[in-house]
Model confidence (mean pLDDT): 81 of 100. Predicted 3D model of a 72-nucleotide RNA (transfer RNA) from Scoliodon laticaudus. RNAcentral records the identical sequence in 2 taxa. The RNAcentral record of the sequence draws on ENA. It matches the Rfam family "tRNA". The family's RNA type in Rfam is transfer RNA.

RNA sequence: UAGGGUAUGGUGUAAUAGGAAACACGGAGAGUUUUGAUCUCUCAAAUACAGGUUCAAGUCCUGUUUUUCUAG
Numbered sequence: 001u002a003g004g005g006u007a008u009g010g011u012g013u014a015a016u017a018g019g020a021a022a023c024a025c026g027g028a029g030a031g032u033u034u035u036g037a038u039c040u041c042u043c044a045a046a047u048a049c050a051g052g053u054u055c056a057a058g059u060c061c062u063g064u065u066u067u068u069c070u071a072g
């Protein structure tokens, strides 16, 4: 430099052919317990950035950025 992939709560991963963003761990609170651990319940927290298409975008299109792979 060219081509391909990746970007989603604090962390790791889902999300069917575009139609209500979910799960686990972690965090906070409550219950149980003499205390702690375990267990049960509840809560908070996320689509890299800027545009476009659409009734509707994590998903499609364009540009930028991050990271990674391949070739030179």
Base pairs, nucleotide, nucleotide: 001071002070003069004068005067007065010025011024012023013022019055027043028042029041030040031039048064049063050062051061052060